[in-house]
Background:
The prediction has a mean pLDDT of 88. Predicted 3D model of a 351-nucleotide part of an RNA (small-subunit ribosomal RNA, central domain) from a Longimicrobiales bacterium. The full RNA is in RNAcentral, with records from ENA and SILVA.
Context: one part of a larger RNA
RNA sequence: CUGGGCGUAAAGGGCAGGUAGGUGGCUUGUUAAGUCGUCUGUGAAAAUCCGGGGCUCAACCCCGCGAAAUGCAGGCGAAACUGGCAGACUAGAGACCGGUAGAGGCUAGUGGAAUUCCUGGUGUAGCGGUGGAAUGCGUAGAUAUCAGGAAGAACACCGGUGGCGAAGGCGGCUAGCUGGGCCGGAUCUGACACUGAACUGCGAAAGCGUGGGGAGCAAACAGGAUUAGAUACCCUGGUAGUCCACGCCGUAAACGAUGGGCACUAGAUGCCGGGCAUAGAGACGUGUUCGGCGUCGUAGCUAACGCAUUAAGUGCCCCGCCUGGGGAGUACGGUCGCAAGGCUGAAACUC
Numbered sequence: 001c002u003g004g005g006c007g008u009a010a011a012g013g014g015c016a017g018g019u020a021g022g023u024g025g026c027u028u029g030u031u032a033a034g035u036c037g038u039c040u041g042u043g044a045a046a047a048u049c050c051g052g053g054g055c056u057c058a059a060c061c062c063c064g065c066g067a068a069a070u071g072c073a074g075g076c077g078a079a080a081c082u083g084g085c086a087g088a089c090u091a092g093a094g095a096c097c098g099g100u101a102g103a104g105g106c107u108a109g110u111g112g113a114a115u116u117c118c119u120g121g122u123g124u125a126g127c128g129g130u131g132g133a134a135u136g137c138g139u140a141g142a143u144a145u146c147a148g149g150a151a152g153a154a155c156a157c158c159g160g161u162g163g164c165g166a167a168g169g170c171g172g173c174u175a176g177c178u179g180g181g182c183c184g185g186a187u188c189u190g191a192c193a194c195u196g197a198a199c200u201g202c203g204a205a206a207g208c209g210u211g212g213g214g215a216g217c218a219a220a221c222a223g224g225a226u227u228a229g230a231u232a233c234c235c236u237g238g239u240a241g242u243c244c245a246c247g248c249c250g251u252a253a254a255c256g257a258u259g260g261g262c263a264c265u266a267g268a269u270g271c272c273g274g275g276c277a278u279a280g281a282g283a284c285g286u287g288u289u290c291g292g293c294g295u296c297g298u299a300g301c302u303a304a305c306g307c308a309u310u311a312a313g314u315g316c317c318c319c320g321c322c323u324g325g326g327g328a329g330u331a332c333g334g335u336c337g338c339a340a341g342g343c344u345g346a347a348a349c350u351c
């Protein structure tokens, strides 16, 4: 060294597409690269093992066509498995046809409630705010109330342990364009598959660039309070920003803190989307089957907590990652970025 791991102890890449590579269903024939058998050559000596011998013993030393030398090369042979080649298949995968649910995406249009502002009417002394206040607003007529107008942003109820999406995420209504899923059929292709270093794309919020927009909210900032102080919590204001278009950024407790795929392994119960059967006039209902979302629970697993057919169980394939704490996600270098900074990523020293 042949290793053990990754829900919470260090450790799953934010997500996807996909190149190389790794891995790969059933079957026939062939080949003989891997694999296995056997033979030959080689595998220096010393060392090691076995047998024998020499120093009084031992260590040590010497001897042997001895063993061993797990390796390499060549010859002959085997053909189950892996691989190669040729052919066949349909259970994987995909296509096709018929249905079907959905805040999946993009664009355009449109609606009502609320908020703020403006104009006018009514009306008069307060309003607002707090634990209590004050700053603030108001006799230049506020707050309240009615009518009209303008603007921007978000969509109450429905709404759900609900649905959709790879993730980020997606919620008024209508139309157009568009992606994926599920169910049923079994018409076609015939392993076309899985994973995926690199690479490419997507990627909340904040932030950046240019130009718009700006109702409400609100970092910064100002004032009022509180307090020993109060660069806060509370209050009154308020600018970036939040919104739109285009272009960057590329991060997150990007979380299920759980990578993807396939197979297998008791059940119970609820919800969502299909199919079938049954009952029924029908709407409900009942049973069953496929897909999804939850709760509980057996075996098993786990340090425990817990997980438990949506596994953290049992296996196989591929990728990513971890290897004591601090120093440090820092320095240096490289690379990307307009910048902010991102990615990659140490050491000394110290416990």
Base pairs, nucleotide, nucleotide: 003323004322005321006320007305008304012319014202015201016200017199021195022194023193025089027087028086029085030084031083033082034081035078036077037076038075039074040073041072042071048067049066050064051063052062053061054060092192093189094188095187096185097184098183099182100181104178105177106176107175108174109173110172111155115151116150117149118148119147120146121145122144126137127136163170164169207248208247209246210245211244212243216242217241221237222236223235224234259318260317261316262315263314264313267296268295269294270293271292272291273290274289275288276287277286278285300307301306324351325350326349333344334343335342336341